Predicted 3D model of a 104-nucleotide RNA (SAM riboswitch aptamer (S box leader)) from a soil metagenome.
RNA sequence: CUCAUCCAGAGGGGCAGAGGGACCGGCCCGCUGAAGCCCCAGCAACCCCCCAACAACGAUCGUUGGGAAGGUGCUAAAUCCGGCAGGAAAUCCUGGACGAUGAG
Numbered sequence: 001c002u003c004a005u006c007c008a009g010a011g012g013g014g015c016a017g018a019g020g021g022a023c024c025g026g027c028c029c030g031c032u033g034a035a036g037c038c039c040c041a042g043c044a045a046c047c048c049c050c051c052a053a054c055a056a057c058g059a060u061c062g063u064u065g066g067g068a069a070g071g072u073g074c075u076a077a078a079u080c081c082g083g084c085a086g087g088a089a090a091u092c093c094u095g096g097a098c099g100a101u102g103a104g
Base pairs, nucleotide, nucleotide: 001104002103003102004101005100006099011040012039013038014037015036019029020028021027023083024082025081026080041075042074043073045072046071047070049067050066051065052064053063054062084095085094086093087092
């Protein structure tokens, strides 16, 4: 940089000590202990592995479903809501932007 996904799901213990939820605004979480690090556990998105079906049918490749759990990832609140544009009386809806994750 490109593509895909983001309204679901998932906790404990130890160390640690004041912050954190990406940014801004709001609104929340936090000494009944934040962030961070470690251990165990869990969740299941992508990649990887296996099986079945469909198409093709020499092979490869593609789609759907299931299984396992290796590599990352994740485990408060819809990416917490809005932030730009359109529709709309306002709510609200749609699409973006930004961000996050995976693969190349």
Notes:
The sequence is in RNAcentral, with records from MGnify. The prediction has a mean pLDDT of 76.